[in-house]
Molecule: transfer RNA
Organism: Gonium pectorale
This record gives sequence, structure tokens and C1' cells, in this order.
RNA sequence: AGACGGAUAGCUUAGCGGUUAAAGCACGGGCCUCAUGAGCUCGGGAUCGUAAGUUCGAAUCUUACUCCCUCUA
Repeated sequence: AGACGGAUAGCUUAGCGGUUAAAGCACGGGCCUCAUGAGCUCGGGAUCGUAAGUUCGAAUCUUACUCCCUCUA
């Protein structure tokens, strides 16, 4: 320099253009327990890497840029 893949909650991931972006773990409250843990239950937390574009409507499609992994030279 070129090519592929990726960036979504604190972490790990889902989400094929259409209702309020979903789940597990973690975190907070409650139940249970002598207590802790486990278990049960409720709840908070994301404007989807950044900026434009297309569209009635974009996490999703297009472009540029930033960062990470792998490969080629």
C1' cells in the first nucleotide's frame, strides 16, 4: 500500500428498511436465609464508532473518515 471481517448497555452477543433496539452475565431494590452465596422477582442503564447521503421511514442500504483483528505484498 491492497483485500476480508468487525465497532450495538460495564462485559459477551442478537437484531435480513417498519410498534417502544432484545438476551445472558454484571449492577440496584424486594422475597427467601441467623447471615452470605445460590434461587425467585422487579428495575435502571444504548440516541447502535464519527460525519454525510438515499428513503415516508436507517442499527440495517451507499460514501468518506477513525479504531481493532486477520491475510497479501